[in-house]
C1' cells in the first nucleotide's frame, strides 16, 4: 500500500466482498504457571436470607439479670439478705448524624449537561481566625408504676419524674428596619462606609483538679484554675441556589404554535430574581438562521478507529444531572420535597381469629426468571476515609483482601548441545527413490515454572498508657496542657511475596487454514449426490475447492467462527467527488430573502492578524524520571491543548460610514434586417360537395386482390357555384424569439436584439431557495365550425392466428373563441453570468478603409449562424473563442441494478392525472465508450456446375443393396444435416462372429518364471451333436560330455505371479481420417500509432485461378499456405532392339510363321520444347490484359499427387496402441444349433425397364488397363446350355483369361402390355464346398407381375466432358446391379450475375461472444416471500369538555377542646395571644364518561411486486429486428 468480481478480452465508472485495529463480549475445540485489570449490554422484571447507619453516660432520669462471694434461717434441700457483677445490658428523653458514602440511567432533547461569565438578585449546619456573652425564674411529657381494648401490629387512660428538652423575663456591644445627615466608589440601576434617634431583638450547661481568698467541723460549697459545650455578630473556607452567551440527534410525508400566553402596576410567595402566583390594564411572543409536534437519547472528560479531517462510542475511573415499586403531597432540617423517614392513591407479594396489618436489593452477597451471557449468601475494619465520641472506642458490604472466570493486557515455561545404519514405522512413488527427518532413539548437559522441605519480609505510622525531660497557666511542686525521647501494644491477606534446598527431561501444545484474494500439495474416498464457500465460485468417475490420511503454513495457552464499530471507502469528496453519451442542469424566464460584487481617498475596528492573562478539574494521550527481576501495571515532575473569556495593538484584505470616478449596467438620438406577438381585412392555387353540359361501361385500390362506387349514368372532361383548412415556388445547416414556438398578402397596435456617433446617471450589478408568468402535442369543459386527414368502430385483404402493418369507410378530434390542465427524446440529453486562451473558411445584419461616374473585388470593425482545426481537457467518442479549456459568482441535481418515479401521507386538478416521495424484499452485477469476431429479411466488389442455358438422371415400377422401424432367445456392434444410409464389410452358408440357446472348461486357446515327467511326432478303435474322454501300438532326433548327465526344442501334470476381455469411457487420449476447401488465406519480428483490448504491416488503385504481380503508403523484412519443384498425358531427338514391330528385299503364303531388317509402332532411359519469349493495340514508360504469327501444345495446355493457422468436445478404445474403471469357475476360453438373410411400412443409394435413335436373328470390324501355379487354360471331344472329360502352352510384351460391345451390313417386327419388360413361380440341372433346408451362384424348358416416360421436390456434367458401349482386377472355395481402374462411340450450352446456395475481402449496425440454431419480452398457470388496500377487530399513546376528588399546604370559620405567657380576679375562676382537634374553600394524583389525534398488531377478502427446473400462449426489442 492494497485485492477479488460485470466482458471473448480492455479503459472507464459503479456498487459488493477481502486483507488492519477494537470489544464489558459470546460459542467451538484446546488448556502449564503467574502478576494487573475485568465481570447482567438482556426484565428501571419479581424478590426467600443475612448483613449495608449509627452513636455519645464527659446532656438527663430511671436501671436489671445470668454467674460468683459472705451472712442467716438453717445447714437434706429450699427460702432470704448483703456486695460483687455494674452504674454494665436492654429501652427511654435529649443532641449530633441518617440530603455524606454505594447504586441505577428509566425518564429527560432541557440551561440537563460542556464551556466561558453574572448574582449590585442569594444561602451555608459542623471547621478556621475575631469582638462580647452565658442572669433570673417557670410549666411539662416520655421512661417507669397502675390499668384498659386488640390475634397482630399497635392504641389508649390515670398517676409520678430529670435535662445541653419546652416556655417565658432581664440584659445589650453589634446586627436587622425606619427617619433625616454626609463620604467614597460605580456598570448610573446602585454598593460600601460613618455618625444620631426610635423600635425589634440571644443563651445551656458539662467534666476534672485546688484550698490562696469568703463560708462553715477534718472537707465541701461558693470560689479559683483547666478542658468542653452554647448565643450574637463581623469575616474567611467549603458547599450549593439562580441567571446569561456558545456548543452538541434524526424527522418537513411535523409550517404555522401559544391564554398566564408576551408584556406593565399593585400585591403575594421565597434564602433570592421572575406570571413564579394572583387582580387589574396593553395585545403581544416564538417560527424557513425550522417555531410547533414526532421519534430516539442521560451528558462530559474520555474510549475505539483514522496519516489527518473525520466517523463511531459513553462499561470500569472521575465530573455533573435524574431515579429509588408507580403516581401525588407535604413535614423536619443548615441542606431532603428524602434508596435502607412520614402521608395519601394504585398494582403486586406476605401474614390475619376476617375485624385489620406488614413490605419495597436501581447497596453487598445471593434467588428465580429473561437471555448467546456476566462471580461468592466469603475474610477483616490491619491500612484509606467517612459519622457519633473530650477519649478509649464503637459502626461502616465504602474500602482493603481473598474466591470464580484464559474474560483482557503482560511476562514464563513445556528442555538445551551432539547424533546418519539417513532405523522401525506411517505417507508417497516413473519401483530408482522421495518425505516426516537431527525429527526419534542413544551420549553429554541445564533445572525456570510445578512439586516436597526448610528459612522468611514490606506494607505500621498513628492512638492510648508508662516512664524521662523541658515549657505554659496558677497560690500551687496539684490538676490540665505543649514539646522531645525512650518503652510496651495493633496485619485481614498470610507462612504470602521473596530466598535456598532436594530429585528427576522428569508433570506442561494445541487451534485454525493450505483454488485465487493470502503463507502453504498431494494421496484415497464420494460422484450436482454428501457436502463447502467471506466474494469470484467448487461438486454431474482421475476434485490442490467435500470427507479422511500423509505433508506443509500462520499464530501459540491460546486458535478460530459469529456479532457489533472505525479503516480501506476519494463509496457523502471541507480536507476530497461529479452531472454532453455512465447516475445527475429545474421546459423557459420574471424576481423576493439569501450569497457574490468596479475604481480612487479618508475615517473605523465587531472579521482578520500578533502579543499578553485568566480557564482549560483530576485521571487519562505525549515526554522524562522512578518503583515491583523485566514487561503490563503503578508513583513523580514535565509538556501539550482546540476553545471560551478579557486586555493591548496593527490596519493590508474585507466589512462599515463619508466623499469621488467611469471601464460594469442603463438612459436619450440616428440607421436599417427579421416566419417576433396580438387584431382587423384580402387574396390565389388545390382538395372535397352541389348544379348543369360532354360522354359510357367501368371506376377505385393493391405486391396481387377484394370490400367500396357506377347504366338511377361512375371515373374522366369542361363551365359555374358553396364551404373549411392550409398557405407550394422564393426557402437557404438563412432570419427572429427566454424557451414552446413562428411561412400567403396588407393595415393598426406592440416587444427585444444590432450598427453608428456624441450627451447623460454614476455600481443602480450577477446568480436567485421559496414565489409568479409563459409553456409542443394530446386531453377536459362550454359554445361555434367541420373541406381534407383522421385514434376509436365497420368492412376487405393478409396470416395457422391478425383484436396489426395493407385496402375501402369513418366518429371524436384536428380549426375558432374563453377557460382547465402543466407534461414531452420540453434534446446542443450541454443551467445562467463574467473574464482569459492559436488559426483557416463559409453565411447573415450594420459599418468603416482603398477606388470610382457607379456597381464589383480587396483589406478591416462589431454583433448572429455553421464547418474543419492547435494548445489544452476527456474512460473513450469527442469539445475545442457559440469550450466539454483555463479561471470567478451564484442556483439546481445525482451516489449500485431492480422493488419504483411506484405506496402511505400531502397540495393542486371536473376527470385523467401532475407534483413531493419512500420502504420491506431480491440480485452481484446494471450501466458507458471503444476493440476483435460472429450474424443481419444491411450495402459495396468478387468467385464457384451456385443460378441462368443446356444434356442426362432421381422421385412413380420390378428388383437388388443400405438404413429407420417393428419383430425375435438372438436378429452382435459401430456411423447421424451437408460430411450416416452399395458406409466400416476388397465379398455373413460352417468358419468370419464380436449376438442367442444348449454342451463343456478354469494358470486358461496365447505370453514369461519355478519344480516334474515324457523327444517330438503318427495310427488304430470305443462313447458323445461336437468339444471332450478312454483303449492300445509305432517311435527317438540335434549340441555338449568328464559317459553320471547337462542344454536347446516341444508335449504332458502341479503351484503362483499372471493370463485374456470385439466389457465402460472417442467427453482422458495417441494415431489416422471426415469437412469448411486446394477456398485464399493464417501469422510472426523489429519499428510506429493507442491509456489499453488492439491497430498498422494484410488496408487503398489497379490485377490476377491466387496475400499472384505492380504502383502507393508508418511501415519494413519474414513464415506457413499459393505457385513451382515430382508423377502421368500430348510433340520431338537420342539410345537399346525381345517375347515386340515389320518399309523396303527374300521365302513360304493359312499366320511377321521364317531369314533378315533397326526405318515405322511400341517399349523404357536420357534429354529438348511452352517463357507471354516475338509483332500489334490497351494500360501509370507498371503488373497484367486483347489480338496475331510461329508451333504438336498458348497463356498455371489436360489429369493426378500436394490439404495452411484453425472450425466441428466431428468419427474411430470394434484396426492398432493406451490412462482410469469394470470381471477373473467369468463380462475370458472350446464346441453344435441358430442369428446378423426376420417384414405391415419408410427413406437412400443402385441396377434393368417402360421400346422403333428400339427388339430379335444372321454375318462382320476395330481396344486398353490388367490378372495367372491351392492359378490362367488353348486345342480336341461330350451336353441344348451351365458345364464336364483330357491335356498342349505359360511363373507370362513369348502361353492362356480374349468372341470386345456398341458400330456396320441385311432381313423380320410397325405402336400393341407388344418378338417391349422381365419380376415372380414351377419343374430339370452344373458347379464350388465336410455341408447350398433356414441361406450361395449359373444353365435349360415353363410361366410372363408392375411398367406406356414418372406430383411436390431433387442431383451430376462446360469437353475427350456428359451420354452411351463393354472389358479387366481386388475380395474370393463359390457368390457384385456394389468398389476400383480401362479403353470404344461421342454431345449440346454458358445472354449474363438480378435471384437460390457457398465462399472470399472491404464497409456499416448490434442488447449476440455457447456468437441468429445467438440474445430475448409480456399474459397465463403452480409454489414461496416481503409490501399495499380492506367491512372491520384489538391495545399502546397523547389531546380536548365534563364528573368526583383522597393526602396535603394555605386561606378561612366557630356556642369545640387548651400548662407556661398577658389582663383580670371574689384565688373558684373570667378574658386574651398561642396551640390543637373540626368545619368549609382553593389547588390537585389515581378514577369516570364523552369525543378527537398518532401509531402498533391482527382480518375474509383484494393488487401489484420479488423468486423459482424442463410449463402454456405468442414473438414485442437487438440487425433496415423482418411495419426504423
Nucleotide at each position: 500500500a492494497g485485492a477479488g468480481u460485470u466482458u471473448g478480452a480492455u479503459c472507464c465508472u459503479g456498487g459488493c466482498u477481502c486483507a488492519g485495529a477494537a470489544u464489558g463480549a459470546a460459542c467451538g475445540c484446546u488448556g502449564g504457571c503467574g502478576g494487573c485489570g475485568u465481570g447482567c449490554u438482556u426484565a428501571a422484571c419479581a424478590c426467600a436470607u443475612g448483613c449495608a447507619a449509627g452513636u455519645c453516660g464527659a446532656a438527663c432520669g430511671a436501671g436489671a439479670a445470668c454467674g460468683g462471694g459472705a451472712c442467716u434461717g438453717c445447714u437434706u434441700g429450699c427460702a432470704g439478705u448483703c456486695c460483687u457483677c455494674a452504674g454494665u445490658a436492654a429501652a427511654g428523653u435529649g443532641g449530633c448524624g441518617c440530603a455524606c458514602g454505594g447504586g441505577u440511567g428509566a425518564g429527560u432533547a432541557a440551561c440537563a449537561c460542556g464551556u466561558g461569565g453574572a448574582u449590585a438578585a442569594c444561602c451555608u449546619a459542623c471547621c478556621u481566625c475575631a469582638u462580647g456573652u452565658u442572669c433570673c425564674g417557670g410549666a411539662a411529657c416520655a421512661a417507669c408504676a397502675u390499668u384498659g381494648c386488640g390475634a397482630a401490629a399497635g392504641c389508649g387512660a390515670u398517676g409520678c419524674u430529670a435535662a445541653u428538652a419546652c416556655g417565658g423575663g432581664a440584659u445589650g456591644a453589634a446586627a436587622u428596619u425606619a427617619u433625616a445627615u454626609u463620604u467614597u466608589c460605580c456598570u448610573c440601576g446602585g454598593a460600601a462606609g460613618a455618625a444620631a434617634u426610635a423600635a425589634u431583638g440571644a443563651g445551656a450547661g458539662g467534666g476534672u483538679g485546688c484550698c490562696u481568698c469568703u463560708a462553715u467541723u477534718u472537707a465541701u460549697a461558693a470560689g479559683c484554675a483547666u478542658c468542653u459545650g452554647a448565643c450574637c455578630u463581623g469575616a474567611g473556607a467549603u458547599g450549593g441556589g439562580u441567571c446569561c452567551g456558545c456548543g452538541g440527534a434524526u424527522c418537513a410525508u411535523u409550517a404555522g404554535c401559544u391564554g398566564g400566553a408576551u408584556g406593565g402596576u399593585g400585591g403575594g410567595g421565597u434564602a433570592a430574581u421572575g406570571g413564579c402566583c394572583u387582580a387589574c390594564c396593553a395585545u403581544g411572543g416564538c417560527a424557513a438562521c425550522g417555531a410547533u409536534g414526532a421519534u430516539u437519547a442521560g451528558c462530559u472528560g474520555g474510549u475505539c478507529u483514522g496519516a489527518g479531517a473525520g466517523g463511531a462510542u459513553g462499561a470500569u475511573c472521575a465530573g455533573c444531572c435524574a431515579c429509588a415499586c408507580u403516581g401525588g403531597a407535604a413535614c423536619u432540617g443548615a441542606c431532603a420535597c428524602a434508596c435502607g423517614g412520614u402521608c395519601c392513591a394504585g398494582a403486586c407479594u406476605c401474614c390475619u381469629a376476617c375485624g385489620g396489618g406488614a413490605g419495597g436489593c436501581a447497596g453487598c452477597a445471593g434467588u428465580g426468571a429473561g437471555g448467546a451471557a456476566u462471580u461468592u449468601u466469603g475474610c477483616g475494619c490491619a491500612a484509606u476515609g467517612g459519622g457519633c465520641g473530650a477519649a478509649a472506642g464503637c459502626c461502616u458490604g465504602a474500602c482493603g483482601c481473598a474466591g470464580c472466570a484464559a474474560c483482557g493486557c503482560c511476562g514464563c515455561g513445556u528442555g538445551a548441545g551432539u547424533g546418519a545404519u539417513g532405523a522401525a514405522g506411517g505417507c508417497u512413488c516413473u519401483u530408482g527413490g522421495g518425505u516426516c527427518g537431527u525429527a526419534a532413539a542413544g551420549c553429554u548437559c541445564u533445572u525456570u515454572c510445578a512439586a516436597c522441605a526448610g528459612g522468611g519480609a514490606a506494607g505500621a505510622a498513628a492512638u492510648u498508657a508508662c516512664u524521662u525531660a523541658a515549657g505554659g497557666u496558677u497560690a500551687a511542686u496539684a490538676g490540665c496542657u505543649u514539646u522531645a525521647a525512650g518503652u510496651a501494644u495493633u496485619g485481614a491477606c498470610g507462612g504470602u511475596a521473596c530466598c535456598u534446598g532436594u530429585g528427576a527431561a522428569g508433570g506442561a501444545a494445541g487451534c485454525a487454514c493450505c483454488g485465487g484474494c493470502u503463507a502453504a500439495c498431494u494421496c484415497c474416498g464420494u460422484g450436482c449426490c454428501a457436502g463447502c464457500a467471506g466474494c469470484c465460485g467448487c461438486g454431474g468417475u482421475a476434485a490442490c475447492a467435500c470427507g479422511g490420511g500423509g505433508g506443509g503454513u500462520g499464530c501459540a495457552a491460546g486458535c478460530g467462527c459469529u456479532a457489533u464499530u472505525c479503516g480501506g471507502a476519494a463509496u457523502u469528496a471541507u480536507u476530497g467527488g461529479g452531472c454532453g453519451u455512465a447516475a445527475a442542469g429545474c421546459g423557459c424566464a420574471u424576481g423576493u430573502a439569501g450569497g457574490c460584487g468596479g475604481a480612487a481617498a479618508a475615517g473605523u475596528c465587531a472579521g482578520u492578524c500578533a502579543g499578553a492573562u485568566g480557564u482549560g478539574a483530576a485521571a487519562u494521550c505525549c515526554c522524562g524520571g522512578g518503583g515491583c527481576u523485566c514487561a503490563a501495571c503503578c508513583c513523580c515532575g514535565g509538556a501539550a491543548g482546540a476553545g471560551c473569556a478579557u486586555u493591548u495593538g496593527a490596519a493590508a484584505c474585507a466589512g462599515c460610514u463619508u466623499u469621488u470616478c467611469u471601464u460594469g449596467a442603463g438612459u436619450a438620438c440616428u440607421g436599417g434586417a427579421g416566419a417576433g406577438g396580438a387584431a382587423a381585412g384580402u387574396g390565389g392555387a388545390a382538395u372535397u360537395c352541389c348544379u348543369g353540359g360532354u360522354g359510357u361501361a367501368g371506376a377505385g385500390g393493391u405486391a396481387a386482390a377484394a370490400u367500396u362506387c357506377g347504366u338511377a349514368g361512375a371515373u374522366a372532361u369542361c363551365a359555374g357555384g358553396a364551404g373549411g383548412a392550409a398557405c407550394a415556388c422564393c426557402g437557404g445547416u438563412g432570419g427572429c424569439g427566454a424557451a414552446g414556438g413562428c411561412g400567403a398578402c396588407u393595415u393598426u397596435c406592440u416587444g427585444g436584439a444590432c450598427a453608428g456617433a456624441u450627451a447623460c446617471u454614476g455600481a443602480c450589478g450577477c446568480u436567485g431557495a421559496g414565489a409568479u408568468g409563459c409553456g409542443a402535442a394530446g386531453g377536459c369543459g362550454u359554445g361555434g365550425g367541420u373541406a381534407g386527414c383522421g385514434a376509436a368502430c365497420a368492412g376487405g385483404a393478409u396470416u395457422a392466428g391478425a383484436u396489426a402493418c395493407c385496402c375501402u369507410g369513418g366518429u371524436a378530434g384536428u380549426c375558432c373563441a374563453c377557460g382547465c390542465a402543466g407534461u414531452a427524446a420540453a434534446c446542443g440529453u450541454u443551467g445562467u453570468u463574467c473574464a482569459c486562451u492559436a488559426g483557416g473558411u463559409g453565411u447573415a445584419g450594420c459599418g468603416g478603409g482603398c477606388a470610382u461616374u457607379g456597381a464589383c473585388c480587396c483589406c478591416u470593425g462589431c454583433u448572429g449562424u455553421g464547418c474543419c482545426g492547435c494548445a489544452g481537457c476527456u474512460a473513450a467518442c469527442g469539445c475545442a473563442u457559440u469550450a466539454a479549456g483555463u479561471g470567478a459568482a451564484c442556483c439546481g441535481c445525482c451516489u449500485g441494478g431492480g422493488g419504483a418515479g411506484u405506496a402511505c401521507g400531502g397540495u393542486c386538478g371536473c376527470a385523467a392525472g401532475a407534483u413531493u416521495a419512500a420502504a420491506a424484499c431480491u440480485c452481484a452485477a446494471a450501466g458507458g465508450a471503444a476493440u476483435u469476431g460472429a450474424c443481419g429479411g444491411g450495402g459495396g466488389c468478387c468467385c464457384g456446375c451456385a443460378c441462368a442455358a443446356g444434356c442426362g438422371g432421381u422421385g412413380g415400377a420390378g428388383c437388388a443393396u443400405g438404413u429407420g422401424g417393428u419383430u425375435u432367445a438372438a436378429u452382435u456392434c459401430g456411423a447421424a444435416g451437408c460430411a450416416a444410409c452399395g458406409c466400416g464389410c476388397a465379398g455373413a452358408a460352417c468358419c468370419u462372429u464380436a449376438c442367442c440357446u444348449g454342451g463343456g472348461u478354469u494358470u486358461g486357446a496365447c505370453a514369461u518364471c519355478c519344480u516334474g515327467a515324457g523327444a517330438a511326432u503318427c495310427c488304430u478303435c470305443g462313447a458323445g451333436a461336437g468339444a471332450u474322454u478312454g483303449a492300445g501300438g509305432a517311435g527317438u532326433g540335434c549340441c555338449c560330455u568328464u559317459c553320471g548327465g547337462g542344454g536347446a526344442g516341444c508335449u504332458u501334470a502341479g503351484a503362483g505371479a499372471c493370463a485374456g476381455g470385439u466389457g465402460c469411457u472417442g467427453c482422458a487420449u495417441g494415431g489416422c481420417u471426415g469437412u469448411c476447401g486446394u477456398c485464399a488465406g493464417c501469422u510472426c519480428g523489429u519499428g510506429u500509432c493507442g491509456u489499453g483490448a488492439g491497430a498498422u504491416g494484410u488496408u487503398g488503385g489497379g490485377u490476377u485461378a491466387a496475400g499472384u504481380c505492380c504502383c502507393g503508403c508508418a511501415a519494413c523484412g519474414a513464415g506457413c499456405g499459393c505457385a513451382a519443384c515430382c508423377c502421368u498425358u500430348u510433340u520431338c531427338u537420342u539410345c537399346a532392339g525381345u517375347u515386340g514391330c515389320c518399309a523396303g528385299c527374300a521365302u513360304u503364303u493359312a499366320a511377321g510363321g521364317u531369314g533378315g531388317g533397326a526405318a515405322c509402332u511400341c517399349u523404357g532411359g536420357a534429354g529438348a520444347u511452352a517463357c507471354u519469349g516475338c509483332c500489334c493495340c490497351g494500360g501509370u514508360u507498371a503488373a497484367c490484359g486483347g489480338g496475331g504469327a510461329g508451333g504438336a501444345a498458348g497463356g498455371u495446355g489436360g489429369g493426378g499427387a500436394u490439404g495452411a493457422c484453425g472450425u466441428c468436445a466431428a468419427g474411430u478404445c470394434c484396426u492398432c496402441a493406451u490412462g482410469g474403471c469394470c470381471c477373473u469357475u467369468a463380462u475370458g476360453c472350446c464346441c453344435a444349433g441358430g442369428g446378423c438373410u426376420a417384414c405391415a411400412c419408410a427413406c437412400g443409394u443402385g441396377c434393368u425397364a417402360c421400346a422403333a435413335u428400339g427388339g430379335c436373328a444372321u454375318a462382320u470390324a476395330c481396344a486398353a488397363c490388367a490378372a495367372g501355379c491351392a492359378g490362367c487354360a488353348a486345342g480336341a471331344c461330350c451336353g441344348c446350355a451351365a458345364g464336364g472329360u483330357u491335356c498342349a502352352g505359360c511363373g507370362a510384351a513369348u502361353c492362356u483369361c480374349u468372341u470386345a460391345a456398341a458400330g456396320u451390313a441385311u432381313g423380320c417386327c410397325u405402336c400393341a402390355g407388344u418378338u417391349c419388360g422381365g419380376a415372380u413361380u414351377g419343374g430339370a440341372g452344373u458347379c464350388u464346398g465336410c455341408a447350398a433346408c433356414u441361406c450361395g451362384a449359373c444353365u435349360c424348358c415353363a410361366u410372363g407381375a408392375a411398367g406406356u416416360u414418372g406430383g411436390a421436390a431433387u442431383c451430376g456434367c462446360u469437353a475427350g466432358u456428359a451420354a452411351u458401349c463393354g472389358c479387366g482386377g481386388a475380395u474370393c472355395a463359390g457368390c457384385a446391379u456394389g468398389c476400383c481402374g480401362c479403353g470404344g462411340u461421342g454431345a449440346a450450352u454458358a445472354c449474363g450475375u438480378u435471384c437460390c446456395c457457398g465462399g472470399g475481402c472491404c464497409u456499416u449496425g448490434u442488447a449476440c461472444a455457447c456468437a441468429c440454431c445467438g440474445c430475448c419480452c409480456g399474459u397465463c398457470a403452480c409454489a414461496c416471500c416481503a409490501u399495499g388496500a380492506g367491512a372491520g377487530u384489538u391495545g399502546a399513546u397523547u389531546g380536548u369538555a365534563c364528573c368526583a376528588g383522597a393526602a396535603g399546604u394555605u386561606g378561612u370559620u366557630g356556642g369545640g377542646c387548651u400548662a407556661a405567657c398577658c389582663c383580670u380576679u371574689u384565688c373558684g375562676g373570667g378574658g386574651g395571644a398561642g396551640g390543637c382537634a373540626g368545619g368549609c374553600a382553593c389547588c390537585u394524583a389515581a378514577g369516570g364518561u364523552a369525543u378527537g389525534g398518532u401509531u402498533g398488531a391482527u382480518a375474509a377478502u383484494u393488487a401489484g411486486g420479488g423468486u423459482g427446473a424442463a410449463g402454456u400462449c405468442g414473438u414485442a426489442a437487438c440487425a433496415a429486428g423482418g411495419u426504423a

Description: The prediction has a mean pLDDT of 83. Small-subunit ribosomal RNA from a metagenome, 1524 nucleotides, folded computationally. The RNAcentral record of the sequence draws on SILVA. Its Rfam family is "Bacterial small subunit ribosomal RNA".